This is a predicted structure of a 110-nucleotide RNA (SAM riboswitch aptamer (S box leader)) from Lederbergia lenta. The sequence is in RNAcentral, with records from Rfam. Lineage of the source: Bacteria > Bacillati > Caryophanales > Bacillaceae > Lederbergia. Of the family's consensus pairs, 97% are formed in the model.
RNA sequence: UCCUUAUAAAGAGUCGGGGAAGGAACUGGUCCUAUGAUCCCGCGGCAACCCUUGCUUCCAAGCAAAAAGGUGCCAAUUCCAGCAAACUGAUACAGUUUGAAAGAUAAGGG
Numbered sequence: 001u002c003c004u005u006a007u008a009a010a011g012a013g014u015c016g017g018g019g020a021a022g023g024a025a026c027u028g029g030u031c032c033u034a035u036g037a038u039c040c041c042g043c044g045g046c047a048a049c050c051c052u053u054g055c056u057u058c059c060a061a062g063c064a065a066a067a068a069g070g071u072g073c074c075a076a077u078u079c080c081a082g083c084a085a086a087c088u089g090a091u092a093c094a095g096u097u098u099g100a101a102a103g104a105u106a107a108g109g110g
Base pairs, nucleotide, nucleotide: 001110002109003108004107005106006105007104013043015042016041017040018039022032023031024030026082027081028080029079044074045073046072049070050069052065053064054063055062056061078102083099084098085097086096087095088094089093
């Protein structure tokens, strides 16, 4: 860097130090931010993908528990939309729902 599978309207920082202008992937919107964000370090927390334990089970897998270990996460539904279909109202168009795409994370693979 690419592929496969799974997940997302829940949850968790008014903390200390550093640093200084951008940040929320992209585009549009809308927000956050000198009352110091994003980011880095420390501490704290959330969750339960892997791991662990138990049960069912030929296996695959499923269910439950736990939180020592490996990741992840701790503004806003993945902040909303982007592409397609159906439905509703309609001249342009708007709204609702579903699915896809894209991105994120985990596990496995090339």